A computed fold for a 1516-nucleotide RNA from a metagenome, annotated as small-subunit ribosomal RNA. The coordinates come from a structure-prediction model, not an experiment, and the mean pLDDT is 85. The sequence is in RNAcentral, with records from SILVA. Its Rfam family is "Bacterial small subunit ribosomal RNA". Its family is annotated with structural constituent of ribosome and ribosome in the Gene Ontology.
[in-house]
RNA sequence: AGAGUUUGAUCCUGGCUCAGAGCGAACGUUGGCGGCGCGCCUAACACAUGCAAGUCGAACGCGAAAGGGUUUCGAUCCGAGUAGCGUGGCGCACGGGUGAGUAACACGUGAGUAAUCUGCCUUCUAGCCUGGGAUAACAUGCCGAAAGGCAUGCUAAUACCGGAUGAGACCACGAACCCCUCGGGGAUUGUGAGAAAAGGCGGGGACCCGAAAGGGCCUGUCACUGGAAGAUGAGCUCGCGUCCUAUCAGCUAGUUGGUGAGGUAAUGGCUCACCAAGGCGAAGACGGGUAGCUGGUCUGAGAGGAUGAUCAGCCACACUGGAACUGAGACACGGUCCAGACUCCUACGGGAGGCAGCAGUGGGGAAUUUUGCGCAAUGGGCGAAAGCCUGACGCAGCGACGCCGCGUGUGCGAUGAAGGCCUUUGGGUCGUAAAGCACUGUCGAGUGGAACGAAAUCUUCAGGGCUAAUACCUCUGAGGUUUGACGGUACCGCUAAAGGAAGCACCGGCUAACUCUGUGCCAGCAGCCGCGGUAAUACAGAGGGUGCAAACGUUGCUCGGAAUUAUUGGGCGUAAAGCGCGUGUAGGCUGUCUAUCAAGUCGGUUGUGAAAGCCCUUGGCUCAACCAAGGAAGUGCGUCCGAGACUGGUAGGCUAGAGUCCCGGAUAGGGUGGCGGAAUGCGCAGUGUAGAGGUGAAAUUCGUAGAUAUUGCGUAGAACACCAGUGGCGAAGGCAGCCACCUGGGAGACGACUGACGCUGAGACGCGAAAGCGUGGGGAGCAAACAGGAUUAGAUACCCUGGUAGUCCACGCCGUAAACGAUGAACACUAGGUGUAGCGGGUAUUGACCCCUGCUGUGCCGACGCUAACGCAUUAAGUGUUCCGCCUGGGGAGUACGGCCGCAAGGCUAAAACUCAAAGGAAUUGACGGGGGCCCGCACAAGCGGUGGAGUAUGUGGUUUAAUUCGACCCACGCGAAGAACCUUACCCGGACUUGACAUCGAAGGAAUUCACUAGAAAUAGAGAAGUACUCCGCAAGGAGACCUGAAGACAGGUGCUGCAUGGCUGUCGUCAGCUCGUGUCGUGAGAUGUUGGGUUAAGUCCCGCAACGAGCGCAACCCCUGUCGUUAGUUGCUACCAGGUAAAGCUGAGCACUCUAGCGAGACUGCCGUCGUCAAGACGGAGGAAGGUGGGGAUGACGUCAAGUCCUCAUGGCCUUUAUGUCCGGGGCUACACACGUACUACAAUGGGCGGUACAGAGGGUCGCAAGCUCGCGAGAGUAAGCCAAUCUCAGAAAACCGUCCUCAGUUCGGAUUGCAGUCUGCAACUCGACUGCAUGAAGGCGGAAUCGCUAGUAAUCGCGAAUCAGCAAGUCGCGGUGAAUACGUUCCCGGGCCUUGUACACACCGCCCGUCACACCAUGGGAAUGGAUUGCGCUAGAAGUAGGUCAGCCAACCCGCAAGGGAGGCAGCCUCCUAAGGCGUGAUUCACGACUGGGGUGAAGUCGUAACAAGGUA
Repeated sequence: AGAGUUUGAUCCUGGCUCAGAGCGAACGUUGGCGGCGCGCCUAACACAUGCAAGUCGAACGCGAAAGGGUUUCGAUCCGAGUAGCGUGGCGCACGGGUGAGUAACACGUGAGUAAUCUGCCUUCUAGCCUGGGAUAACAUGCCGAAAGGCAUGCUAAUACCGGAUGAGACCACGAACCCCUCGGGGAUUGUGAGAAAAGGCGGGGACCCGAAAGGGCCUGUCACUGGAAGAUGAGCUCGCGUCCUAUCAGCUAGUUGGUGAGGUAAUGGCUCACCAAGGCGAAGACGGGUAGCUGGUCUGAGAGGAUGAUCAGCCACACUGGAACUGAGACACGGUCCAGACUCCUACGGGAGGCAGCAGUGGGGAAUUUUGCGCAAUGGGCGAAAGCCUGACGCAGCGACGCCGCGUGUGCGAUGAAGGCCUUUGGGUCGUAAAGCACUGUCGAGUGGAACGAAAUCUUCAGGGCUAAUACCUCUGAGGUUUGACGGUACCGCUAAAGGAAGCACCGGCUAACUCUGUGCCAGCAGCCGCGGUAAUACAGAGGGUGCAAACGUUGCUCGGAAUUAUUGGGCGUAAAGCGCGUGUAGGCUGUCUAUCAAGUCGGUUGUGAAAGCCCUUGGCUCAACCAAGGAAGUGCGUCCGAGACUGGUAGGCUAGAGUCCCGGAUAGGGUGGCGGAAUGCGCAGUGUAGAGGUGAAAUUCGUAGAUAUUGCGUAGAACACCAGUGGCGAAGGCAGCCACCUGGGAGACGACUGACGCUGAGACGCGAAAGCGUGGGGAGCAAACAGGAUUAGAUACCCUGGUAGUCCACGCCGUAAACGAUGAACACUAGGUGUAGCGGGUAUUGACCCCUGCUGUGCCGACGCUAACGCAUUAAGUGUUCCGCCUGGGGAGUACGGCCGCAAGGCUAAAACUCAAAGGAAUUGACGGGGGCCCGCACAAGCGGUGGAGUAUGUGGUUUAAUUCGACCCACGCGAAGAACCUUACCCGGACUUGACAUCGAAGGAAUUCACUAGAAAUAGAGAAGUACUCCGCAAGGAGACCUGAAGACAGGUGCUGCAUGGCUGUCGUCAGCUCGUGUCGUGAGAUGUUGGGUUAAGUCCCGCAACGAGCGCAACCCCUGUCGUUAGUUGCUACCAGGUAAAGCUGAGCACUCUAGCGAGACUGCCGUCGUCAAGACGGAGGAAGGUGGGGAUGACGUCAAGUCCUCAUGGCCUUUAUGUCCGGGGCUACACACGUACUACAAUGGGCGGUACAGAGGGUCGCAAGCUCGCGAGAGUAAGCCAAUCUCAGAAAACCGUCCUCAGUUCGGAUUGCAGUCUGCAACUCGACUGCAUGAAGGCGGAAUCGCUAGUAAUCGCGAAUCAGCAAGUCGCGGUGAAUACGUUCCCGGGCCUUGUACACACCGCCCGUCACACCAUGGGAAUGGAUUGCGCUAGAAGUAGGUCAGCCAACCCGCAAGGGAGGCAGCCUCCUAAGGCGUGAUUCACGACUGGGGUGAAGUCGUAACAAGGUA
């Protein structure tokens, strides 16, 4: 620091996803040790049990027992003034828990309190005198199940009460000083008034009382009282900060303020009475939702974002709600009272309880520990102290929950062991890894030693203080004694032993790490993209590897990456995004000069910013985590001092912004009234006759009752041709005949005036096309709806004929548009060029034009710059400033709900669930278009002949079959197959073989081979005869080679599968003219350029031009055949001359002239002439020439496309098979047959058929052959046989043609199918299933529907001939020649193709993409009669406990009066009143759940109907 993912590719926009860090976690797999931390995030759910707050006998009263001693047996002493009970004091408001509530002065921060309180503690000061009456415990009695209570009687105090004294404080009245925020405060002082106490313990010389004890007294100490101050803690007030929601916009009656009173420690509507009518709110009141706040924590470069466990500060709460009491402090977690819910006890009458203390239980949950030890330490309460209490705390236990550390060994060790995996079979890898050898000893185990944490207290002595005192008490020092839960723990030795200690995830890309096997869109994976349909690095397993490591992964959550909410740091023409336009309020911003103030701003001082944490430096645990000390930081707030530029305030000026006045001009700017002509419809009248109208074509419609057409007149409504112009005006919507009136705004020009008066503009208000709505008019034309006619598969459309709302006017609504420049407003700045509109200036002129120039408006083109690109470019989308509006992935959705507006239609505002990994912009290359341009092709057209109809042949489909082997489908179908009777043959049935029919190795044996026999359908099996070679080595014996047989086993074999694993070969587009590259240039890039353009060509052929210049594969040419000539050669070819010769014949001599043969050459190049053309390429015409513009034909097939074809030619990966899917044999099948299609043949006849006669080819084949001739046969053919390995012999008669003759238009003398009989040939064999011959038979068929094929010249058509395959079989195929046409105006149309251009939502590329209804499944959601909860407002009712007030006829010790009785003061119970919780009733609001039915939405490989959109998408 980035990466993946939209596309064929590109750039951009934009979302989604990943890599990082973190966690109080959970889950899965695994798990050795230790240290330090952490551990109910859920049900503030309910809780059994134990413990968590007591203590003081040195405040006080009462006061046991067990046990023991003594005993006179009555008792008594010790235990013991102990335990216990109670009064009293202090504590229980701390400590500990939790986060429900709370959006608040709750918290944070900084101030204030002159508006306050503060127990215990510290300091100072003054005191502590004198009396009185009760009461609990206790005892007795009574009630009750219990809890508990009542009555009577006794008693003490540091309990309670009276009195004395009392400075100060308080209050009232005065005096005078200081400070001050002017409200008040502080200090001094005079008079008056009222207000206090308690004792306990220790010690003691003198003196006093007392019999003594003891007391007074003295002293010490602890308590106590009044006062002052401090410290600590607390209360209250204020500034600032502190979540979401406006689909919550208005809220408020104690409300806001005042006066007075009450209340409080204290201010205050805190409360009350009266008075006033205020207070809060867009800078968000009120309401709703959510939430304890902070130091901090996590993340981040930071700014920020998220969070608020542990630790620390504050707050709130203690079953739920209410209330007060006590107290220094509470409205009180382990107190009280009441109400409620719940649980428990009960004798049914009543009672008891509150773990959000520590453990623990149930429950909830993905999930969170022991009913442990100890007060040894720290801290707290009480106490004089010892001490007691302390689930605070210190420790231990459980949990890998986190962080940190350690270990699971170390070194050497190559036969690179075995084994696994892979393999191209050579090897590679796990791998120095193991084994083996040599070492070490952490952890763990055993054993021994053994801490720090402990300081105190207490006690002895010494010194000091207090004191009359050496006592008591107290301080310091020294000695002694005692105290450890953890724990026999940390730590340190010793012993043995490599011995006990490694897993988890991942390995397609992102992202480090690859192979094999299995599986076969299955099983599964997946964070995103996406893998899996038989060769999966993506599933599962294995081997190997990578990464972390006592852990590793997964899930969840937070921040980051995300500049993806943008302050730092984004945008808005087309990607999401400028309000339709204006006026203008608040607000924000605001020209220039001077002075001043000092709010902002800047500098400094000082206070604060708790501790912990983070950071730095040291130090302590062996290190680290952890801990300690010190420092720094804490961007904040307050205080004081200073600065005066800038912003701001105030004051005074200026004129450049803005505005006003004067002048002439432009204008479809707005409003009102009037006027005009053309056109249309209608009416009347005339002329006139059969049609008109309408369309692609028609019909509906109108018309003989007179239309259309035409003429005249009239009437009605609406709109204003030409002028007219990217002309004008207006803010936008919008505005057009002419005239008049009223009225708005802008521009120009000369001066004068005001003096910042400005810009923008949330809300608000106004205007606002068309359609629509209301009321009333109007209505010619046009025209939704509707009707009819067409079109169509349908046609609720497009087209036609009609036609109503509406369109028009008036008034009132609506308030939206692609209201668009898809571009908010204002100001300033930043090259130009060229139009146009308005108003000016200058030169010149008589004047007008022209020319130069200024301002304003409106266009086009362009520089810089900007932009993703397209493009924008002084009319910015450039550079800046100010203000407003708006955006944040697509869909759901501009929808639902709510609110506001509207008569309605509807508008404005505006979500969520759910779902997808995209949606999108611009540009690029293709492809496509019922887009355009140019061009080509037997593409059409023009012609000729066919196919499609018949019969037959052949191939295919289908069907059938035991099998009808397989493949091929525009580019298959007389194709693979140049030839299925057996063989072929792959198929079927049956019979056999298993190292095999074939290859290599190979023990052993034998030559090979030939002949005949038996069984069998054959394969095969059995048995016999002949033969013993040849080559090499060796003297020989013998061995080896070659060949045959052959055990066991390696292996063979497969026309089995996959052509979608492949090679090779082939088809097709297409013999179409294209396809590319290098360098350069342009572009961010894909790409472009070149290759486009103008001409030209068969051609990307050539020329010219050009940011291109060159090049390659294609084209062409080079090659072959053919057409002319020359030359060379002359047999087997030829024969002109000469000679011979025949019935004839190059038959012979001879010759090589000609033909021919086959080698080599020549020839044609737009070379020449003319015209046209860009002085070009080239085209046209002509000459010459055998041939003329590629002469004709062939071979030759660019980059690529179709996963085209072929695994059955061959080759080959993988899979399958191995007594069979291999091999051999016999027979059958591939030849079937209701049908359908393709390709052919033969025909339908007279341009013909039959018969007879007569001509003329080329190219081929031939010894397992072609075969002349002769004989036989009607013939196929047979017999015999010359010649020929071929320019020699032969196949071999060419046929059409020509001549003659018959047939005369018929199912025929056409046609020949079919069938019968008889034959021939080939072959082992013609039954299934060959070809041919003869005789006989004589079918369909009379030129072929829709449709469709070939061909442009030696072509079509027609005629025959040959060859390959082959034993035989040709209507097929491949070749050969003979005869030999017609037509092409032309490129509109059909098909295919090329180039350029255009549009595109296509890229699997139009056989594309894609929309909506319906049907089915699932999901979330709106409405909904209702129903059930929750929260809450208001009204009424109710009224527990309790405070306060009132009353107090019942009751009362202290004080007062009184001898007493009694009275008084004061108080208590009771009762009443105010307030008030729960509860009840009623009525609203909000919210959640559910709901018959219903609405749309989303999603879902192969459903239905259509075809809306994307191309002019076929109606833009």